[in-house]
RNA sequence: AGAGUUUGAUCCUGGCUCAGAACAAACGCUGGCGGCGUGCCUAACACAUGCAAGUCGUACGAGAAAGUCCGCUUCGGUGGAUAAGUAAAGUGGCGCACGGGUGAGUAACGCGUGGAUAAUCUACCCUUAAGUCUGGAAUAACUUAUCGAAAGGUGAAUUAAUACCGGAUAAUAUCCCGAAUGCCUCGGCAAUCGGGAUCAAAGAAGGCCUCUGCUUGCAAGCUUUUGCUGAAGGAUGAGUCCGCGUACCAUUAGCUAGUUGGUAGGGUAACGGCCUACCAAGGCCAAGAUGGGUAGCGGGUGUGAGAGCACGACCCGCAUCACUGGGACUGAGACACUGCCCAGACACCUACGGGUGGCUGCAGUCGAGGAUCUUCGGCAAUGGGCGCAAGCCUGACCGAGCGACGCCGCGUGCGGGAUGAAGGCCUUCGGGUUGUAAACCGCUGUCAGAGGGGAGGAAAUAUCGGGGGGUUCUCCCUCCGGUUUGACCUAUCCUCAGAGGAAGUACGGGCUAAGUUCGUGCCAGCAGCCGCGGUAAGACGAACCGUACGAACGUUACUCGGAAUCACUGGGCUUAAAGGGUGCGUAGGCGGCUCAGAAAGUUGGGUGUGAAAGCCCUCGGCUCAACCGAGGAAUUGCGCCCAAAACUGCCGGACUUGAGGAAGACAGAGGUGAGCGGAACUUAGGGUGGAGCGGUGAAAUGCGUUGAUAUCCUAAGGAACACCAGUAGCGAAAGCGGCUCACUGGGUCUCUUCUGACGCUGAGGCACGAAAGCUAGGGGAGCGAACGGGAUUAGAUACCCCGGUAGUCCUAGCCGUAAACGAUGAGCACUAGAUCGAAGGGUCCUCCAUAGCCUUUCGGUCGUAGCGAAAGUGUUAAGUGCUCCGCCUGGGGAGUAUGGUCGCAAGGCUGAAACUCAAAAGAAUUGACGGGGGCUCACACAAGCGGUGGAGCAUGUGGCUCAAUUCGAUGCAACGCGAAGAACCUUACCUAGCCUUGACAUGCAUUGGACCGACUCUGAAAGGAGUCUUUCCCGCAAGGGACCGGUGCACAGGUGCUGCAUGGCUGUCGUCAGCUCGUGUCGUGAGAUGUUGGGUUAAGUCCCGCAACGAGCGCAACCCUCGCCCUUAGUUGCCAUCAUUCAGUUGGGCACUCCAGGGGGACUGCCGGUGAUAAGCCGGAGGAAGGUGGGGAUGACGUCAAGUCCUCAUGGCCCUUACAGGCUGGGCUACACACGUGCUACAAUGGCGGUGACAGAGGGAUGCGAAAGGGCGACCUGGAGCAAAUCUCAAAAAGCCGUCUCAGUUCGGAUUGCACUCUGCAACUCGAGUGCAUGAAGGUGGAAUCGCUAGUAAUCGCAGAUCAGCACGCUGCGGUGAAUACGUUCCCG
Repeated sequence: AGAGUUUGAUCCUGGCUCAGAACAAACGCUGGCGGCGUGCCUAACACAUGCAAGUCGUACGAGAAAGUCCGCUUCGGUGGAUAAGUAAAGUGGCGCACGGGUGAGUAACGCGUGGAUAAUCUACCCUUAAGUCUGGAAUAACUUAUCGAAAGGUGAAUUAAUACCGGAUAAUAUCCCGAAUGCCUCGGCAAUCGGGAUCAAAGAAGGCCUCUGCUUGCAAGCUUUUGCUGAAGGAUGAGUCCGCGUACCAUUAGCUAGUUGGUAGGGUAACGGCCUACCAAGGCCAAGAUGGGUAGCGGGUGUGAGAGCACGACCCGCAUCACUGGGACUGAGACACUGCCCAGACACCUACGGGUGGCUGCAGUCGAGGAUCUUCGGCAAUGGGCGCAAGCCUGACCGAGCGACGCCGCGUGCGGGAUGAAGGCCUUCGGGUUGUAAACCGCUGUCAGAGGGGAGGAAAUAUCGGGGGGUUCUCCCUCCGGUUUGACCUAUCCUCAGAGGAAGUACGGGCUAAGUUCGUGCCAGCAGCCGCGGUAAGACGAACCGUACGAACGUUACUCGGAAUCACUGGGCUUAAAGGGUGCGUAGGCGGCUCAGAAAGUUGGGUGUGAAAGCCCUCGGCUCAACCGAGGAAUUGCGCCCAAAACUGCCGGACUUGAGGAAGACAGAGGUGAGCGGAACUUAGGGUGGAGCGGUGAAAUGCGUUGAUAUCCUAAGGAACACCAGUAGCGAAAGCGGCUCACUGGGUCUCUUCUGACGCUGAGGCACGAAAGCUAGGGGAGCGAACGGGAUUAGAUACCCCGGUAGUCCUAGCCGUAAACGAUGAGCACUAGAUCGAAGGGUCCUCCAUAGCCUUUCGGUCGUAGCGAAAGUGUUAAGUGCUCCGCCUGGGGAGUAUGGUCGCAAGGCUGAAACUCAAAAGAAUUGACGGGGGCUCACACAAGCGGUGGAGCAUGUGGCUCAAUUCGAUGCAACGCGAAGAACCUUACCUAGCCUUGACAUGCAUUGGACCGACUCUGAAAGGAGUCUUUCCCGCAAGGGACCGGUGCACAGGUGCUGCAUGGCUGUCGUCAGCUCGUGUCGUGAGAUGUUGGGUUAAGUCCCGCAACGAGCGCAACCCUCGCCCUUAGUUGCCAUCAUUCAGUUGGGCACUCCAGGGGGACUGCCGGUGAUAAGCCGGAGGAAGGUGGGGAUGACGUCAAGUCCUCAUGGCCCUUACAGGCUGGGCUACACACGUGCUACAAUGGCGGUGACAGAGGGAUGCGAAAGGGCGACCUGGAGCAAAUCUCAAAAAGCCGUCUCAGUUCGGAUUGCACUCUGCAACUCGAGUGCAUGAAGGUGGAAUCGCUAGUAAUCGCAGAUCAGCACGCUGCGGUGAAUACGUUCCCG
């Protein structure tokens, strides 16, 4: 110090979330020791039991018992002494007002801080000086009588005091009178003098005997100590008053009769309406009264860089409370936690009459709660009360116990140790990792355990002895020495044994350090946010491994931080949330220039205070630390004193530039009222006229022969003001538009002059405020919510049409809102310009006018710097500053609810929360999409030709069926597709019967044998059971090798799943012209530029321009083929010439055709036009071919999780006597139906018959098969020739000639019967073909839809692959050979 999360990506706004620290904590899991702290935050709920305040005999009277000892005894007891002047009780004194607890109340002089008290008190303590004289009357206790259950009470008699009451004395006390001094808040206060009045007391203890008395050691007395009384002062503590500070709500705006003040009196320690009587009518409040809710306050604590924010446990200070409420008494002090009285609630006792109690003291109990301890020890220490003292009391306190609740410290071992053991986990099977970790060897001894020593917390007091002092002393004070006092602990040291007793928790997708395997399969679950999980999960669960911390670790709650996310430090408001609709103006805030003064703010210095503890620094004590001690610093604050006078404020004087006034001009839809005008419209009356009008995309409703629409004249009415008219003008905004008049507001310019800061803003307040709406009264032409009707539509409560009421208009009043917008508050100042418009003024030219120039104000556009998230803004700021106001703080809920207020109402203003989400937004970027736009292309449409969709059949698919009808392909881009050919095989499916190292591969072990071959039984076959024959190579042998079989082990095998785990291959957009990169530049960035633009092209093809310059993949070209020519070569090809033949058959020739090698040829090269002088386009010439000559191959970046695990390859999963393998038969060929693709047709452009017309490209040895012969034919016989430019398939067909004459036909051939042929182990399911017979539908096909732009469509046949056989399919080949394209509006891309 930041990070995650809105988006395909980006910047910004903005919320949510995380990492840190902390805790009086709690929960989960785990748990060795010690030190120091800390522990009912909830029910100020209720409390059993014990303890928490007594003490004094040196104030007083009185005064036991047990026990022990002695005596007596009738042995029952009794007397005395001691215990003991003790215990308990009483009178009296002091204390009980401290100490300890709590967080209920309190928003307050309660607290904090600083002052005041001249308005006060203070027991015990200290100091000073003075006094302590003399009397009296009672009363508890005790005794006795008596009431009551008890608690408790009553009567009688008697007694003491430091208890109580008289008298005396007394002042610097108090009061009164008189005089004069100082201070002061002018009321008094302090001190002085003179006179008068009033008020006090208590003794106790020790010692002594000089004087007096007598009992000769006692009293009086003396003396010491202590107490007592009045007074003054101090110290301490307390009371009261004041300045300032002290949280939330205005959805609490008015509160107050002892209220505010005065006079007199009372009361208090003391001022005061504190209380009373009378008089006056005041007092508080927007700087927040009153009311409501919440809360003890501070020192401090947590966090934070700080400023702040949150908190107020433990410790300290203050205030408060003591079952709840009220009251006083006593006292120095209380309105009193463990005192009193009254009332109440609750609880307990009771004889029912009546009593008793108060844990918010320490322990403890119930209850509440997520949650908080022992009914412990001791007064040894510190402190407190009483006492002369010993001492007593002390749940204050000191200690111990319980709780990992917190902080701190220590330990659970250290060194060596590689075969890197075993086991675990992973694995590419090689290994890696756990891991020097363990084992093993050597060593140490902290803590805990056992045993033994042992400092310190202890100082004083007391007592004994001694010294000194108080005048001497046995009394008192002080010093020294001895003795005595520890509840609770022990620090620390020594010895013993032995690594022995001592490690977990959370996490491992990102944030955030740390990953693999298995299981699971949107299930189970996780999760702080984003988000994981739907079969390969690094996010669930487990394991292993790792990371973090460690006697802990996590989770949850709460606080601060991060959050500049309430912004003082330190934010914003054009579009993200946010400028009030506009003005006037009150309070308030802010305010020009100059002089002088005082000194409130301000600044400097001094001083007092700012408690201690805490934080910080230094030093020190516990072995360290936590903890503790000492000193310092700090405490940013407040008070007082001194000084300064710049700035702000204040008081006074002056000034003119801000502001305002006066004068002279000017522009304007500025406002209000009255009057006037024309065009248009509608209505009414009249005329002409005669069938429609009107309206729409098209119509209809509507109007019209009772005369509409149209047209002319006349009249009436209401509303609005064309042209001018303009990013022109005016106004604060809303807004303002015919003309004239009256009244009236504001603005601008010019020149001087006047006032002299009079200014700016503006919470509340007041006024204005479009449209719609409301009230009352008018008015009502047009328009027109609602409403009616007609259309549209699936519907049409709409858009369109015909009507039409409120309203729109006027007067008076209300409402008070708008995207009331520049989505931009007002004012002032400063900061480049350019240009246009409006209103003035000045100047130049000799004068006038215009133009030009200068200047003031207003309204626009562009633009620099700057600003801004960007868009943009930019002297009219959204720049730079100042002043004032308003407003915002995630989205939704919601401008809702509620309260208040305004309104006739509608509704306005003010204005939440619960709950819910992790986003919601802004600007810009790139794609995609649009029944958005522009440009352009394509058999895309159009123009044509021929089809499909109707029929029959073939074939594929869906569906249905089935034991099975194997599987895949499913819009284009599946459906004559994988399949270039399912009778068995194929075959993956079904049925039945079988096999198990396997049909196939490799290796090992073992055993037998050559292999091969032949045969028997059974069986549908496979298979099973057997029989016979045979014996290879090397080696002397043992044995080995090759091959084959059996057995066993590794393994084989799978057309089983996942094409959404994949490779490869393929389809499609699309042969569309696109897709990118490097460097540079622009942009905060995503990105842009280049690739856009102007032309052009089939083309991102080329040219030009340009912050781009280049490059790559695509285009084109290079490749194949067809078309022309040349050349080379002529066999199997060819034949012009010569010869020859039935025949290029042969000789001959290779010229031509052809074949197949190599070349040429076409490049907008030439001409003209056009274009920008370019690229190119148009036309022409030449040429076999002309602008890409035709066709093919060739498919950019990518898209569709497109298709394929059944071509192949492959991860993972699954099966292993089966999901593998072999075999028989069946199925893939089923059939109410639907669709796709085809074939054949429906006929005369045809059918049939005849006929020695003419191709190209292919195939052929398990092959093609000639001639010849047989059969009506399929075909058979036959076998010549041919591994083929030689032989063969092979007949090309359409063509031509003849016939038929429009019909279900001489069309069409389905279907069926009979008889055959061929292939094949086998044609039943289920092949193809032939002959004869049969002769179905069908007469050109609805909606819809397909192909094709030239050698194309259409039409005609031929060949081939697959293949034993099977072709209407597919792939090729040639023959004949069109029509049309104006064009790009529309459909698709």
Small-subunit ribosomal RNA from a Syntrophaceae bacterium, 1389 nucleotides, folded computationally. Its mean pLDDT, the model's own confidence on a scale to 100, is 85. The organism belongs to Syntrophaceae, within Bacteria. The sequence is in RNAcentral, with records from SILVA.